[in-house]
A computed fold for a 383-nucleotide part of an RNA from Methanothrix sp., annotated as large-subunit ribosomal RNA, domain III. Lineage of the source: Archaea > Methanobacteriota > Methanomicrobia > Methanotrichales > Methanothrix. It matches the Rfam family "Bacterial large subunit ribosomal RNA". The RNAcentral record of the full RNA draws on ENA.

Context: one part of a larger RNA
């Protein structure tokens, strides 16, 4: 220089009450702004205790600070079903043998390893200060890992089937949602009208197991032969004959899960915002998806992974046993799981106008996720 530039987007605060040494900022109300395809909610990536509770106020927050993502203590994360691990492969990596090089090494075959892909199986409801498809209640489901009881021709690293797939368009039938009617609570001061009426709030229910619908798709059993599937096959696959239109998939709705839960709201308690008790209606219509039926239909040419799990068939072999197939008990380890996640908690040296994949995302308007105002919710951006 200077008590000056500045106090990081102009979404905004104002009162009353608490606590306190001391309150514009902390908390609790009640008003008022502000987002609202977001500045709400759920995931994934990094972060790693920043979660929550008492306690504090040196630093740290661009001001204050009782208050905090801050100090300090305690405490907090619960799975056969989510996700990994697992069991399989793609791209790329590794490479026994092998091939190249004076080598060091490249290079690559069988395999091995690699998810961003394939594979079994759970839903509603309640709960904590902090965790839940995890605990808890209720009601399921899956594995053949065990072992018990019936039956029974199993058996593979081989061979077939299936897994199993592109783009684009376009039609139906649903459903999530929402709107309005009915219906059940509860209110109706004031000026004019209405009580056969007005407002306000509610009207919510999962997986599962029966059923097998709109709809796509289509033959499908039997008998004989058989050069092909690198052996062998009763399986696939090709050839004849018969008898037949059946099977197969598949939203959604219906019943049943549920005389259960949940519910506006009344009641009692106190420590005043908690805890306990009781519970009304809980039904139709209409619109309506980019979700499901749809791995589907039609066109079209660039003609759109792989492997295993699964089912089927022999081989070597077993055939009192094993192994199949039923039902019934048992059992199902380990690792994540707390909070943040368009952000003060990641990535920008900061509590930083920045920059970060997904999904969900109501109403009125309206083609629209534009626009504008709002509901849930969440915030007023630390002078």
């Nucleotide at each position: 220089g200077a008590g000056u530039a500045g106090c990081g987007u102009u979404a905004a605060a104002g009162c009353g009450g608490g606590u306190g040494a001391a309150a514009a900022g902390c908390c609790c109300g009640c008003u008022c702004g502000c987002c609202g395809u977001a500045a709400g909610c759920g995931c994934a990536a990094g972060g790693u205790u920043u979660u929550c509770u008492a306690c504090g106020c040196a630093a740290c927050g661009u001001u204050c600070a009782u208050c905090g993502g801050c100090g300090u203590a305690g405490a907090g994360u619960g799975a056969g079903u989510c996700g990994g691990c697992c069991c399989c492969u793609a791209a790329g990596g590794c490479g026994a043998g092998g091939c190249a090089g004076a080598g060091a090494u490249g290079c690559g075959u069988a395999g091995c390893u690699g998810a961003u892909g394939g594979g079994a199986a759970a839903c509603a409801g309640g709960u904590c200060a902090a965790u839940a498809u995890u605990c808890c209640u209720g009601u399921a489901c899956c594995g053949c890992u065990c072992a018990a009881u019936a039956g029974u021709g199993c058996g593979a690293u081989g061979u077939g089937g299936g897994g199993a797939c592109g783009a684009a368009g376009a039609a139906g039938g649903u459903u999530a949602g929402c709107u309005c009617a009915g219906c059940c609570a509860a209110c109706u001061g004031u000026u004019g009208g209405a009580a056969u009426a007005g407002u306000u709030g509610g009207u919510u229910c999962a997986a599962g197991c029966c059923u097998g619908u709109a709809g796509u798709c289509g033959u499908g059993c039997c008998c004989g032969g058989u050069a092909g599937g690198c052996a062998a096959a009763u399986c696939c696959g090709c050839c004849g004959g018969g008898c037949u239109a059946a099977g197969a998939u598949g939203a959604g709705g219906g019943g049943u899960g549920a005389c259960a839960a949940c519910g506006a709201g009344g009641c009692a308690g106190c420590u005043u915002g908690c805890u306990g008790c009781c519970g009304a209606a809980g039904u139709g219509a209409g619109u309506g998806a980019u979700a499901c039926c749809c791995u589907g239909c039609u066109u079209c040419c660039a003609g759109g992974a792989a492997a295993a799990g699964c089912c089927a068939c022999u081989a070597a072999g077993c055939u009192u046993c094993a192994g199949c197939u039923a039902u019934u008990g048992a059992c199902g380890a380990c690792c994540g799981u707390a909070c943040c996640g368009c952000a003060a908690a990641c990535c920008g040296a900061c509590a930083c106008u920045g920059g970060u994949g997904c999904g969900c995302g109501a109403g009125a308007u309206g083609a629209g996720u534009a626009u504008u105002c709002u509901a849930a919710g969440g915030c007023g951006c630390u002078u």